Predicted 3D model of a 157-nucleotide RNA (c-di-AMP riboswitch aptamer (ydaO/yuaA leader)) from a Solirubrobacteraceae bacterium. It was read from a public genome assembly, where an Rfam model found it. NCBI's taxonomy places the organism under Bacteria, Actinomycetota, Thermoleophilia, Solirubrobacterales, Solirubrobacteraceae. The coordinates come from a structure-prediction model, not an experiment, and the mean pLDDT is 76.
[in-house]
């Protein structure tokens, strides 16, 4: 001087989208060295497999319901009015059910301010639904730094 290990402090958002184990091959750092397929149970990402947690769908009796104006699922993302047009499940505007954020750690409520109010999928088929079965565990942002009431947790004394 460096890898590595431990402790403490600090550490944004939407979203279910977090975490652990095993295997395969790869990149890379340091140490020791009787240059060995030795040690740091080193670090990094990739592929495959399996679990936990979280999320979603299908699926009886009973009950419910009505399939061409087809029907249905994920999601906060529905619905209304007006205008345009190539008349479409289209484009635009104004609203709206609903949703999110304003960071001491979580939750509930109120007020204020700011924003969203999309998109995709199944394919003639699915209500609820015990047992049971199946699927997902992404993607995207740099925006937010207000005020109160209450409950709990944690830390300190």
């Nucleotide at each position: 001087g460096g890898a590595c290990c431990g402790a403490u402090a600090c550490c944004g958002c939407u979203g279910a989208g977090u975490u652990c184990c095993c295997g395969c091959a790869g990149g890379u750092g340091c140490c020791c060295a009787u240059a060995g397929c030795g040690g740091c149970c080193g670090c990094c990402g990739g592929c495959g497999g399996g679990g936990a947690g979280c999320g979603g769908g299908g699926g009886a009796c009973c009950c419910g319901a009505u399939u061409c104006c087809g029907g249905g699922g994920c999601g906060a993302a529905u619905c209304g009015c007006c205008g345009g047009c190539u008349c479409g499940u289209c484009c635009g505007g104004c609203g709206u059910a609903g949703c999110g954020c304003c960071a001491g750690c979580u939750c509930u409520u109120u007020c204020u301010g700011c924003g969203c109010g999309a998109g995709c999928c199944c394919g003639u088929c699915a209500g609820c639904u015990a047992a049971c079965c199946c699927c997902g565990u992404a993607a995207g942002c740099c925006g937010a730094c207000g005020a109160a009431a209450g409950a709990g947790a944690c830390c300190g004394a």